[in-house]
RNA sequence: GGGCCCAUAGUCGAGUGGUAAGACGUUCCCUUCACACGGGAAAGAUCUUGGGUUCGAUUCCCAAUGGGCCCA
Repeated sequence: GGGCCCAUAGUCGAGUGGUAAGACGUUCCCUUCACACGGGAAAGAUCUUGGGUUCGAUUCCCAAUGGGCCCA
């Protein structure tokens, strides 16, 4: 210098155009003498940033930032 992949809740991670699943963790309740385990419920992410396309974008396009891999 060239090419490819990734970025979604505190953590992991699903989601190929109609405002986001699940697990762990957190909080509350039940259970226990108490803790743990177990059961139930709740809160928590404007999806890395800026533009574009579209009635509508986490999703498609362009650029940037960060991370990873390959070639030279």
The prediction has a mean pLDDT of 85. A computed fold for a 72-nucleotide RNA from a Candidatus Micrarchaeales archaeon, annotated as transfer RNA. Its Rfam family is "tRNA". Rfam describes the family as follows. Transfer RNA (tRNA) molecules are approximately 80 nucleotides in length.